[in-house]
RNA sequence: GCUCCUGUAGCACAAUGGUAAUGCAGCUGCCUUGUAAGCAGAAGACUGUCGGUUCAAAUCCGACUGGGAGCU
Numbered sequence: 001g002c003u004c005c006u007g008u009a010g011c012a013c014a015a016u017g018g019u020a021a022u023g024c025a026g027c028u029g030c031c032u033u034g035u036a037a038g039c040a041g042a043a044g045a046c047u048g049u050c051g052g053u054u055c056a057a058a059u060c061c062g063a064c065u066g067g068g069a070g071c072u
Stems, first nucleotide, its partner, number of pairs: 001071007010024003018055001027041004048064005
C1' cells in the first nucleotide's frame, strides 16, 4: 500500500428494512441463624461518528474512525 471481517447495556452476544432479544454481573424482594446457591421482580442501549437512500435503517450505500486477520 491492497483485500476482508468487526464496533449493539459494565461484560459476552442475538436481531437478514417494521416495538433492539438473551445470558452473566449489578439493584430490590423472598428463602436462610448468616453467606452462597435457588426463586420472583424491576432497571440498564437514541446500535462507533457524520451524511445519504426509504413511509420506516442496528440492518442498505458513502466518508471518517477504533479493533482484528490476510496479501505484498